[in-house]
This is a predicted structure of a 74-nucleotide RNA (transfer RNA) from uncultured Roseiarcus sp. Its Rfam family is "tRNA". It is annotated as a transfer RNA. The sequence was found in a public genome assembly. The source organism's lineage runs through Bacteria, Pseudomonadati, Pseudomonadota, Roseiarcaceae and Roseiarcus. The coordinates come from a structure-prediction model, not an experiment, and the mean pLDDT is 80.
RNA sequence: GGCGGGAUAGCUCAGUCGGUUAGAGCGGCGGAAUCAUAAUCCGUAGGUCCCCGGUUCGAGUCCGGGUCCCGCUA
Numbered sequence: 001g002g003c004g005g006g007a008u009a010g011c012u013c014a015g016u017c018g019g020u021u022a023g024a025g026c027g028g029c030g031g032a033a034u035c036a037u038a039a040u041c042c043g044u045a046g047g048u049c050c051c052c053g054g055u056u057c058g059a060g061u062c063c064g065g066g067u068c069c070c071g072c073u074a
Stems, first nucleotide, its partner, number of pairs: 001073007010026004019057001028044005050066005
């Protein structure tokens, strides 16, 4: 250099054929329970969906460009 994959909550990751609300587990915070702690249960907060642009009535999802990470290859 070429090819492929990935980037979504603090972390690990889902997200259907583009469709009206962006989610799970863990973690955080508050509460219950306990003599107390852990485990357990209930509630709750937290998002520029990597960046820029395009298509569309509508984009996490499709298209173009860029950045970073991983793998294969010359």